[in-house]
Notes: Small-subunit ribosomal RNA, central domain from an uncultured bacterium, 350 nucleotides, folded computationally. The full RNA is in RNAcentral, with records from ENA, Greengenes and SILVA.

Context: one part of a larger RNA
This record gives sequence, structure tokens and C1' cells, in this order.
RNA sequence: CUGGGCGUAAAGGGUGCGUAGGUGGUUUCUUAAGUCAGAAGUGAAAAUCCGGGGCUCAACCCCGGAACUGCUUUUGAAACUGUGGAGCUGGAGUGCAGGAGAGGUAAGCGGAAUUCCUAGUGUAGCGGUGAAAUGCGUAGAUAUUAGGAGGAACACCAGUGGCGAAGGCGGCUUACUGGACUGUAACUGACGUUGAGGCUCGAAAGCGUGGGGAGCAGACAGGAUUAGAUACCCUGGUAGUCCACGCCGUAAACGAUGAAUACUAGGUGUUGGGUUUCAUAAGAAGCUCGGUGCCGGCGCAAACGCAUUAAGUAUUCCACCUGGGGAGUACGUUCGCAAGAAUGAAACUC
Repeated sequence: CUGGGCGUAAAGGGUGCGUAGGUGGUUUCUUAAGUCAGAAGUGAAAAUCCGGGGCUCAACCCCGGAACUGCUUUUGAAACUGUGGAGCUGGAGUGCAGGAGAGGUAAGCGGAAUUCCUAGUGUAGCGGUGAAAUGCGUAGAUAUUAGGAGGAACACCAGUGGCGAAGGCGGCUUACUGGACUGUAACUGACGUUGAGGCUCGAAAGCGUGGGGAGCAGACAGGAUUAGAUACCCUGGUAGUCCACGCCGUAAACGAUGAAUACUAGGUGUUGGGUUUCAUAAGAAGCUCGGUGCCGGCGCAAACGCAUUAAGUAUUCCACCUGGGGAGUACGUUCGCAAGAAUGAAACUC
């Protein structure tokens, strides 16, 4: 290499869109590129294999046959794949009718709480801990009442509930806007699927410029603890956390499980629709499509477990793995303001 794999042993790309390419429903006609069959030519000899023979045997040598699985030309076949033509509606999409949703962006509004400021009441403590101390307080704190400022987050509802491709999304209202689902069957007529490169989005932290700064809080300072304590605990506290614009492009970016399609026992919750039956109503029962959970059989699996949301049975396409360390390092290249990211070895060693 082939092969075998990829939930946990090495291995699914963080995510989507999509180019090339791969692959592709159903009917009929055509063609004959693939495919299949026949014939001819060629496929040197030696070697190989089989059958004989010659050196006393063997190695070795000689003869005959097979084989040389290939290529070219030609004559046919037309099932399958391909090509071209004409159709179909089940895949896919559009239309129409509906309901659901923290999907996204922007603007406005609201109440609770923390902190601070002002004023009143009021007096000696408050705070904090395992215990303390640092800290705050007679210049009147803590507590309490009233008023004000400002920033950030939205208790209850709240739910293995919902939405989104993933990251993620939660007070209320409005505007703009994406997608999914159900029903219908009017339209298009395979338009599908996957997707190397490419492009997009992408938590937190971090970076740049300008704002903002209540609470929290790396760094830092102090107090404790301790043999020490560059920690855990406490008192403070700056970046940051927030906003706008621009970068960064990584995470246990996890379901550690790529996408698509079909098939393969059930049971029980929940969520969004549709429908039938019962019912005065509230509702109940059944069927059905889409999602989301639990349990469980066949099957699978090294086991754990998975099990119609598969890790089962199959097909298509992509990514990735190939002993541990060295090492996600070095070098080179690309990207980045930087931090660094992406790609990614070897010597050596076990």
C1' cells in the first nucleotide's frame, strides 16, 4: 500500500453555504463509451508450469505443450452504467391556508436589588471569621426613613420545555427580518445528495480606538493560617466584565457520536400541529406528521452500553487514525497589531 477502523482504546473537521469532483428516483426510445461474446494480429527468446528425453543420478541441458491473465483491429449483443431525445410524480422545490417559538437586529420603556450622594431619626459600635485581625466608625458609622444619581443583570413564570447550523438565545413593548412545522395538492418536473479547495458564522479570554464603570474581580497591597504560605480564608483593589466599531479564530466548540436516504418489536412522558369518535361543557380516547426525553427487544459491542433521535441492517460522499515519548515541538510557509493560530516533521529513546 492493501486492509481494518473512528461514543469511552489512535481517529468526526467548531459550524453552515457552496465550486470542482463523486454519487443519484421512475417509464420509453436511441446510441454503443464502459460491459459481455466471437474472430484475427500481436504478446521475442530464455525463465515459470505440465509431459517426455540426454549426461551413471542430480544440478544442468534438449524437445513438445500450456501459459504470458495484456494491447490493437474487426464482427455482434443491448440487460446494467453512461450519452442523447421524449415523458412521469413518489424525491426536491414553489404556491395557498394556518398555528408555535428566550431565532436575529435596532429603538424605547419597567420594577426589585447592590453601591454612592443629600437630608432626617439615633448612639457606640459595625464588619468579618473556624477563631481573629487588617478595614469602617464620636469629623457620628452600622441600623432606619425620605429624596436623588448611575451602571449592570432581568427573581417568580421555568419545565431532560421552546428556538437556532453551530457558538448560543430569557423583564416588557414596537419596527424590520431568517428558519422550521402542520394541512392542502394548484404549479415546476429529479431541479436531489455529499462536498477537496473557497467563503461565512463562531463561547470565554485577549488586542486596537473611543466611551462607560454600580456590583464582581485576575494583577497588586494588607490581615490571618502555616515550619514556610509568593495559596486556600478575610479586608481592600486596577485591568477586565458593559457599549460602539475593528481584529483574534480558539474550547471537555461534547451527544467526546460527520452529512443524507431507506428499512428493522414495543412501552411510557413531554412539546408544536392535523384528524376521527365520545361528550352539554371542561375534557377524554384513538389515529397521524414534526421535535424532545426515559425504559426496553432483535441486532450490534472488548465491555460499558447503543437500541426508529442506533453505536442495528444497507447505500452515497467528505474529514480523520495507523504504538508511547520526543511534539502539536523545531524548521519553512500562510494569517495576525500582538498574544498567537493554521499547516506540521526528524534525530533520539522505550